[in-house]
């Protein structure tokens, strides 16, 4: 330098044009003698960054960034 690809919660990930959710993990709380397991309930992100389109963007358009793969 060329192609592809994904960027969401602490972690792996889903999601749709109408201000977002699981599982694990964490916080409490019940069960226990304690400890685990189980069950209850809750805390946590405005969606990498910046601009467009739209009534309205995480989702669609464009730059840009940092990662991953693959070609040389």
């Nucleotide at each position: 330098a060329g192609a592809g690809g994904g960027g969401u919660a602490g972690c792996u990930c889903a999601g749709u044009g109408g201000u977002a959710g699981a599982g694990c993990g964490c916080a409490u709380g019940c069960u226990u003698g304690g400890c685990a397991u189980g069950c209850a309930u809750g805390a946590g992100g405005c969606c990498c960054c910046g601009g467009g389109u739209u009534u309205g963007a995480u989702c669609c358009c464009c730059g840009g960034c940092a990662c991953c793969u693959c070609c040389a």

RNAcentral holds the sequence, with entries from Rfam. Predicted 3D model of a 72-nucleotide RNA (transfer RNA) from Peromyscus maniculatus bairdii. The coordinates come from a structure-prediction model, not an experiment, and the mean pLDDT is 82. It matches the Rfam family "tRNA". Rfam classes the family as a transfer RNA. Lineage of the source: Eukaryota > Glires > Myomorpha > Muroidea > Peromyscus maniculatus.